Transfer RNA from a bovine gut metagenome, 70 nucleotides, folded computationally. Its mean pLDDT, the model's own confidence on a scale to 100, is 82. It matches the Rfam family "tRNA". By type it is a transfer RNA. Rfam describes the family as follows. Transfer RNA (tRNA) molecules are approximately 80 nucleotides in length. The RNAcentral record of the sequence draws on MGnify. RNAcentral records the identical sequence in 2 taxa.
[in-house]
RNA sequence: CCGAUAUAGCUCAGUUGGUAGAGCAACUCAUUCGUAAUGAGUAGGUCGCGGGUUCAAGUCCCACUAUCGG
Numbered sequence: 001c002c003g004a005u006a007u008a009g010c011u012c013a014g015u016u017g018g019u020a021g022a023g024c025a026a027c028u029c030a031u032u033c034g035u036a037a038u039g040a041g042u043a044g045g046u047c048g049c050g051g052g053u054u055c056a057a058g059u060c061c062c063a064c065u066a067u068c069g070g
Base pairs, nucleotide, nucleotide: 001070002069003068004067005066006065009024010023011022012021018055026042027041028040029039030038048064050062051061052060
């Protein structure tokens, strides 16, 4: 210098811009003599940071930071 990536505690989705989701984990309840397993439910995210465009940005544009590759 070039490219990719950054979204929940972890691993990751998120389509052509229109109010952010899944699995696992955590918690509660049911089931059991009890635990595990199973079933039902709940909570958890200013989408790496700062700007811009837009009625509206995780998504488009610019700069920066971090990681990975060349």